[in-house]
RNA sequence: GCUAAUGUAGCACAGCAGGUAGUGCACUGCCUUGGUAAGGCAGAGGUCACGGGUUCGAGUCCCGUCAUUAGCU
Numbered sequence: 001g002c003u004a005a006u007g008u009a010g011c012a013c014a015g016c017a018g019g020u021a022g023u024g025c026a027c028u029g030c031c032u033u034g035g036u037a038a039g040g041c042a043g044a045g046g047u048c049a050c051g052g053g054u055u056c057g058a059g060u061c062c063c064g065u066c067a068u069u070a071g072c073u
Stems, first nucleotide, its partner, number of pairs: 001072007010025004019056001027043005049065005
């Protein structure tokens, strides 16, 4: 330099035919316990990397940029 894949909550990831964004762990409160852990209930937390385009409607489709990873030279 070329090609491809990936980018979604603090962390790991799902969302696979476009229609209100979820799971586990972690975090906060409550219950339980003499106390802790475990367990149960409830809750908070997201401009879906960034900028455009298509569409009534985009995490999802298209283009560009950035970052990471892999391959080739």